Predicted 3D model of a 116-nucleotide RNA (Glycine riboswitch aptamer) from Rhodoferax lacus.
RNA sequence: UGACACCCCACUGGAGAGAGUCUGCAUGCGUUGCAGGCCACCGAAGGAGCAAAUCACUGCCAGCCCCGUGCUGACCAGUGGCCAAUCUCUCAGGUAAAGAGGACAGCGGGGGCAAA
Repeated sequence: UGACACCCCACUGGAGAGAGUCUGCAUGCGUUGCAGGCCACCGAAGGAGCAAAUCACUGCCAGCCCCGUGCUGACCAGUGGCCAAUCUCUCAGGUAAAGAGGACAGCGGGGGCAAA
């Protein structure tokens, strides 16, 4: 001098699923808006759950010795710990258009770390 990971901001793109029904309020009187109940659905805010590998212990086997509750090592088996997602759940959120939200991706900027 200076990354990747990670965090933040801006711009762009960004799916799925009932214009359900009932009640109340508002109303510009409408396939209107809001809140709640009931039923049906969606997964890509958030949240939750799970794998192999790896790790530990035990058993089995072999070798070594100081012959012990010993050490070392490979395979296999059992038990336990640990970890993910666009998978699963559907708590939350969402289900005409518009608006909002939206995992993720691209580009730019800032922070950050200190590999090279």
The RNAcentral record of the sequence draws on Rfam.
Of the family's consensus pairs, 85% are formed in the model.